Predicted 3D model of a 373-nucleotide RNA (Bacterial RNase P class A) from a Sphingobacteriia bacterium. It matches the Rfam family "Bacterial RNase P class A". The family's RNA type in Rfam is ribozyme. Its mean pLDDT, the model's own confidence on a scale to 100, is 75. Of the family's consensus pairs, 99% are formed in the model. It was read from a public genome assembly, where an Rfam model found it.
[in-house]
RNA sequence: AAGACGGGCCAUCCUGUCGCUGCGGUAGUUUUAUCGGAGAGGAAAGUCCGGGCAACACAGGGCAGCAUACUUCCUAACGGGAAGCUGCUUUACUCAGGUAAAGCAAGAGCCAGUGCCACAGAAAAUAACCGCCAUGUUGCUUGCAACAUGGUAAGGGUGAAAACGUGAGGUAAGAGCUCACGCUGUUGUGGGGUAACUCAUAACAGGGGUAAACCUUAUGUGUUGAAAGACCAAAUAUACCGGGGUUUGAGGGUAGCCCGCCCAAUCCCGGAGGGUAGGUCGUAAGAGAGCAGUUGUGAAUCUGUUCCUGGAUAAAUGACAGGAAAUUCAUUUCGAUGAAUUACAGAACCCGGCUUACAGGCCCGUCUUUUUU
Numbered sequence: 001a002a003g004a005c006g007g008g009c010c011a012u013c014c015u016g017u018c019g020c021u022g023c024g025g026u027a028g029u030u031u032u033a034u035c036g037g038a039g040a041g042g043a044a045a046g047u048c049c050g051g052g053c054a055a056c057a058c059a060g061g062g063c064a065g066c067a068u069a070c071u072u073c074c075u076a077a078c079g080g081g082a083a084g085c086u087g088c089u090u091u092a093c094u095c096a097g098g099u100a101a102a103g104c105a106a107g108a109g110c111c112a113g114u115g116c117c118a119c120a121g122a123a124a125a126u127a128a129c130c131g132c133c134a135u136g137u138u139g140c141u142u143g144c145a146a147c148a149u150g151g152u153a154a155g156g157g158u159g160a161a162a163a164c165g166u167g168a169g170g171u172a173a174g175a176g177c178u179c180a181c182g183c184u185g186u187u188g189u190g191g192g193g194u195a196a197c198u199c200a201u202a203a204c205a206g207g208g209g210u211a212a213a214c215c216u217u218a219u220g221u222g223u224u225g226a227a228a229g230a231c232c233a234a235a236u237a238u239a240c241c242g243g244g245g246u247u248u249g250a251g252g253g254u255a256g257c258c259c260g261c262c263c264a265a266u267c268c269c270g271g272a273g274g275g276u277a278g279g280u281c282g283u284a285a286g287a288g289a290g291c292a293g294u295u296g297u298g299a300a301u302c303u304g305u306u307c308c309u310g311g312a313u314a315a316a317u318g319a320c321a322g323g324a325a326a327u328u329c330a331u332u333u334c335g336a337u338g339a340a341u342u343a344c345a346g347a348a349c350c351c352g353g354c355u356u357a358c359a360g361g362c363c364c365g366u367c368u369u370u371u372u373u
Stems, first nucleotide, its partner, number of pairs: 001369010012324007020039002023036005041344001045355002048353005053225004060259004065221005070084005085107001086105008108216002113214002115210003129156002131152010164182006183206010229281004240271005251263004288307006295300001325342007
């Protein structure tokens, strides 16, 4: 310097004129005027999670449903985040063993049970096609061929996968049958680690895979959502019809179902008909933000200090002019000049995450290659 990967930040700026919304002060009081501040994001998007808050319940229990699933820690909490462990993948280095970096994991259980593994193949979980061996029969070129019975799972074939691997012995031929060295798993002991796990050693065992297959286990889970809700004002019809009910409870509530519990009598459901529909609060001071320091591998925590930053309700937060900045292209007398462009996008109760979109720019870290000193 280039490339690859990972992480973080910004999201154009200044001036002038005019305009919009809301707050505060002063004056005024049908209206309004004037002064002073403020006014859309990193995702405001998706509505996918978790909460705060509000209402119902606050009497729960069972069943079902849904979610999570290695360890420790952070957080108000989370299906989020940090650091690690295990397994796998890619790249580079290394004779090899391994090492380093990056990435992925829907990372509990197949020894509770039930399923599935196409095609090929003898056989996909109760194995024998070719082959090898033994015995017998027949034929014949006397050592071969064919057939039958029995043994075999070492060799070959099929396949993603076929009874742990290599070597030696042994055998009629073979086989963990025996031995040596390894691999995987379980258990015991010792060392390290908070732990998941790991190292060493001993004994035992040796035919799979699959649970984003059904399932089992463990843990957790109340619902609704600001159009939630609370309050004020106004108006009408104790009128009509039908059905049900009155403590032996119609109906309603309690996320689904059942049991239980609570409310309930001028009641409840339905039909026809009539009146009103205007305001206030919720509503933004917070699990808040900036700066500095402490502790910690880190996510984060603690301390000090400074600051206050929209509040609409059909929905304001803008328009115009000039200039600057950045990027791209062209020209160039190498001083610059000209043109074009500046992303994704718009609060509606609030906050923490996740996911998705994004022109251009800046910063940090790791690895590889090349060059110079």